[in-house]
RNA sequence: GGGCCUGUAGUAUAACGGUUAGUAUACGCGAAUGGCAUUCGUGUGAUCCGGGUUCGAUUCCCGGCAGGUCCA
Numbered sequence: 001g002g003g004c005c006u007g008u009a010g011u012a013u014a015a016c017g018g019u020u021a022g023u024a025u026a027c028g029c030g031a032a033u034g035g036c037a038u039u040c041g042u043g044u045g046a047u048c049c050g051g052g053u054u055c056g057a058u059u060c061c062c063g064g065c066a067g068g069u070c071c072a
Stems, first nucleotide, its partner, number of pairs: 001071007010025004018055001027043005048064005
């Protein structure tokens, strides 16, 4: 330098173009215990950036950025 793949809560991951963007874990609060741990209930928190297509984009297209991998 070129090809391919990936980018979603702190972390790990789901999501036919129409979802309240779900789940687990972590975190906050409450209950239970004399206390810790554990358990139960509840709550907060996310689509890498900029354009395009579309009535509607996490999803499709283009560019950029970042990461991984292969070739040179």